[in-house]
């Protein structure tokens, strides 16, 4: 600096309005939300290294002066619902008296144009997506599982090398 164990704390937002109706926060119009984690940098100083015994760059003999970017440091930098992966939730099997566990599957949605050394992430515009139960009516947005569970993060001890 730090593999790794051990603990602690944290760890998901949203129906306003107006319509129809007996009844909708579930239908229609507009509104409103958005879990976690990653994604090739870029410039410069210094030192070094290659180079007229020919750099780049094309490509087989042309070109004619500069190329690399290894160390170590500066400055600047780019951001995601939809990209990649992950988690929750579903489903199945097997375990277990249950609580729950363990496998394995299953897991939604994006064009275009712009900006820029870089963007599927930022600006524009115009689309789309969103478990399960429940309900006087069909639910991302109310209720419920769930005071939960967890992808992670941040810290606190030890601690191989």
């Nucleotide at each position: 600096u730090g593999a790794u164990a051990u603990c602690u704390u944290u760890g998901g937002g949203g129906c306003g309005u107006g319509g129809u109706g007996c009844a909708a926060u579930u239908c229609c119009a507009c509104a409103c939300u958005g879990g976690c984690a990653g994604c090739c940098g870029a410039a410069g100083a210094u030192u070094g290294c290659g180079c007229a015994u020919g750099a780049a760059c094309a490509a087989u003999u042309g070109g004619c002066a500069c190329g690399c970017g290894a160390a170590u440091c500066u400055u600047c930098c780019a951001a995601a619902g939809u990209c990649u992966g992950c988690g929750a939730a579903c489903g199945u099997a097997c375990a277990g008296c249950a609580a729950u566990g363990u496998a394995c599957g299953c897991c939604g949605a994006a064009a275009a144009g712009g900006u820029g050394a870089a963007a599927u992430u930022c600006c524009u515009u115009u689309a789309c997506c969103a478990a399960c139960g429940g309900u006087g009516a069909c639910a991302g947005u109310c209720c419920g599982g769930a005071u939960g569970a967890g992808a992670a993060a941040a810290g606190a001890u030890a601690g191989a090398a």
Molecule: FMN riboswitch aptamer (RFN element)